Annotation
Model confidence (mean pLDDT): 81 of 100. This is a predicted structure of a 73-nucleotide RNA (transfer RNA) from an uncultured Opitutales bacterium. It matches the Rfam family "tRNA". It is annotated as a transfer RNA.

C1' cells in the first nucleotide's frame, strides 16, 4: 500500500434483497417466601462508530473517515 470481516441498549449478540430497532443477561417495581436464591408479571434504557450522498423513506445502498481483528505484498 491492497483485500476481507466487525463497530447496534451497561454486556453478549440478532436484524442487512430499504419501510420507521429486537433477544438473552444485567437494572427497576411488584408477586411469591419466615427471609434469601430461583421462578413469574410489568417496566426503563440505544436512533444503529462519525460525516456526507441517493431515496417519499436508510441500521440496511453509495462515498469518505475513525477504530478493532485477520490476510497479501
Nucleotide at each position: 500500500g491492497c483485500c476481507c470481516c466487525g463497530g447496534u441498549a451497561g454486556c453478549u449478540c440478532a436484524g442487512c434483497a430499504g419501510g420507521u430497532a429486537g433477544a438473552g443477561c444485567a437494572c427497576g417495581u411488584c408477586c411469591u417466601u419466615g427471609g434469601u436464591a430461583a421462578g413469574g408479571a410489568c417496566g426503563g434504557g440505544g436512533u444503529c462508530g462519525g460525516c456526507g450522498g441517493u431515496u417519499c423513506a436508510a441500521a440496511u445502498c453509495c462515498g469518505c473517515u475513525c477504530u478493532g481483528g485477520g490476510g497479501c505484498u